[in-house]
Model confidence (mean pLDDT): 86 of 100. The part of an RNA shown here (large-subunit ribosomal RNA, domain I) has 538 nucleotides and comes from a Clostridia bacterium. The sequence was found in a public genome assembly. NCBI's taxonomy places the organism under Bacteria, Bacillati, Bacillota, Clostridia.
Context: one part of a larger RNA
RNA sequence: GGCGUACGGAGGAUGCCUUGGCUCCCGGAGGCGAAGAAGGACGCGGCAGGCCGCGAAAGACCGCGGGGAGGCGCGAGCAGCCCUAGAUCCGCGGGUGUCCGAAUGGGGCAACCCGCCGUGCGCAGGCACGGCAUCCCCUUAGUGGGGAGGCGAACCCGACGAACCGAAACAUCCCAGUAGUCGGAGGAAAGGAAAACAACAGUGACCCCCCGAGUAGCGGCGAGCGAAAGGGGGACAGCCCAAACCGCGGGCGUCGAGGCGCGCGCGGGGUAGUAGGGCCGGCACAAAGGAAGAAGCGAGCGUAGCGGAACGCGCCUGGAAAGGCGGGCCGGAGCGGGUGACAGCCCCGUACGCGAAACGCGCGCCAACCUGGCCGGUACCCUGAGUAGGGCGGGGUCGGAGGAGCCCUGUCCGAAUCCGGCGGCACCAUCCGCCAAGGCUAAGCACUCCCGGGAGACCGAUAGCGCACAGUACCGUGAGGGAAAGGUGAAAAGCACCGCGGACAGCGGAGUGAAAGAGACCCUGAAACCGUGCGCCC
Numbered sequence: 001g002g003c004g005u006a007c008g009g010a011g012g013a014u015g016c017c018u019u020g021g022c023u024c025c026c027g028g029a030g031g032c033g034a035a036g037a038a039g040g041a042c043g044c045g046g047c048a049g050g051c052c053g054c055g056a057a058a059g060a061c062c063g064c065g066g067g068g069a070g071g072c073g074c075g076a077g078c079a080g081c082c083c084u085a086g087a088u089c090c091g092c093g094g095g096u097g098u099c100c101g102a103a104u105g106g107g108g109c110a111a112c113c114c115g116c117c118g119u120g121c122g123c124a125g126g127c128a129c130g131g132c133a134u135c136c137c138c139u140u141a142g143u144g145g146g147g148a149g150g151c152g153a154a155c156c157c158g159a160c161g162a163a164c165c166g167a168a169a170c171a172u173c174c175c176a177g178u179a180g181u182c183g184g185a186g187g188a189a190a191g192g193a194a195a196a197c198a199a200c201a202g203u204g205a206c207c208c209c210c211c212g213a214g215u216a217g218c219g220g221c222g223a224g225c226g227a228a229a230g231g232g233g234g235a236c237a238g239c240c241c242a243a244a245c246c247g248c249g250g251g252c253g254u255c256g257a258g259g260c261g262c263g264c265g266c267g268g269g270g271u272a273g274u275a276g277g278g279c280c281g282g283c284a285c286a287a288a289g290g291a292a293g294a295a296g297c298g299a300g301c302g303u304a305g306c307g308g309a310a311c312g313c314g315c316c317u318g319g320a321a322a323g324g325c326g327g328g329c330c331g332g333a334g335c336g337g338g339u340g341a342c343a344g345c346c347c348c349g350u351a352c353g354c355g356a357a358a359c360g361c362g363c364g365c366c367a368a369c370c371u372g373g374c375c376g377g378u379a380c381c382c383u384g385a386g387u388a389g390g391g392c393g394g395g396g397u398c399g400g401a402g403g404a405g406c407c408c409u410g411u412c413c414g415a416a417u418c419c420g421g422c423g424g425c426a427c428c429a430u431c432c433g434c435c436a437a438g439g440c441u442a443a444g445c446a447c448u449c450c451c452g453g454g455a456g457a458c459c460g461a462u463a464g465c466g467c468a469c470a471g472u473a474c475c476g477u478g479a480g481g482g483a484a485a486g487g488u489g490a491a492a493a494g495c496a497c498c499g500c501g502g503a504c505a506g507c508g509g510a511g512u513g514a515a516a517g518a519g520a521c522c523c524u525g526a527a528a529c530c531g532u533g534c535g536c537c538c
Base pairs, nucleotide, nucleotide: 001537002536003535004534005533006532007531008530009529015523016487017486020459021458022456023455024454025453026452027451028450029448030447031151032150039100040099041098042055043054044053046078047077050074051073052059061094062093063092064091065090066089070082071081072080105114106113107112115132116131117130118129119128120127121126134148135147136146137145138144155186156184157183158182159181160180166173170220196203197202207234208233209232210231211230217225218224238440239439240438241384245268246267247266248265249264251262252261253260254259273418275383276382277381278380279377280376281375282374283373288371289370290369296365297364298363300361301360302359303358305354306353307352311327313326314325315324316323328345329344330334336348337347338346389413390412391411392410393409394408395407396406399425420435421434422433423432424431474481475480494522497509498508499507500506
């Protein structure tokens, strides 16, 4: 020095554990904000650095309700308090709520600086309180009133809109109307009551699911893209204006001052395609319906809670009984968790039953409110215009300019008026369907930042969220990036006291404990690596 072996050191694998996470289901909620949000800064404790809580009334204040013996958070201690005259704690409501932040009197390098006006008080310096941003709408001579702004996980609608990639290169094409940016809204959004489909038979708003169907088609006919009718289901709901005409009230023009014309506002009327309505004539006139619905009342649910069966059993092992043996009991409860080990009967609970002064939710009743008829006639009036349609340029659709209809429109043109108009994939005819150029509309279908409940052939600390401890430490000028790190014991009983030592660390005794080879670098404690003893070899 090597190998082996034993015992140690070091290390933190493994096993076990779980306060945390992941996924899904059911229910709730689906918003907060100028009455100042989200998020923060700075403060508030007797001693107080952090977290949490709170706001100058600052570890809290008031009321109502629950609860019933301890309490002054995590979090011990010292000192001192509170509480059966009901504290702490829990729920509901209220008050207070510095400064920044949309931040809004002006400014500003957020949490700071500097003003103006009014009112009250004070002899006064001054103090206290209130107000003063911008934009939009209504309104006014002045004025007055209302609203918006910002934040929020996904879902939704709209505007704008890539590239990598694929086409085994690449340009049309694809990726994809995706990502991204912006605007807007709601608990859902969008869509929606036929100028629709269909095909000689018919359907009857929209939306969603299954099929139709990877079909018909599109396509450098490459890559690839990809319907609809119809059928089966879910859920169902239909309405209101504009106009004609009538009435009322302002305005403008004109006038021969009687009026006439134009235009506006409000009310009535009216809403259709077998055309409907106005208008004219006739008959009726209150049933019925409604998606909106205040206060109140009623029952229900939620936001605290309450009751809730059965061994105080014996023996054994053990530190400890819930284990073993023996005996008993309950069960509408033998889900689960805890307790010194494995507990139906020890504790919390569970099944089941009960409960709200206050606040919230939806439901029912209900006032108000809204809607609200039929027949006949057809001379006249109305029925959405820079619209429909066309040219040019684009886009949408399964349809890439193609034979290319339909829908949208940047630009230029530009109708008809019910004896009217649009569509049925160029175009024409016949036939069929429908009524554009105004608007609203539950339910069925999407999502989950958040709250409650539940489940898992999900993870168990290099796993599972990045985080069981944290958006912390740390890195970066910044946007931003972003860790590692869990476990004594049943209970601190966390080693009094003695010794060595430096009033240290550490160690040896002693003591606690079942165990200290569980001593806080604390369960188990693998390997690499280091050491010591012994054996063999060089």

It matches the Rfam family "Bacterial large subunit ribosomal RNA". The family has 102 seed sequences and 51,934 matches in Rfam 15.1.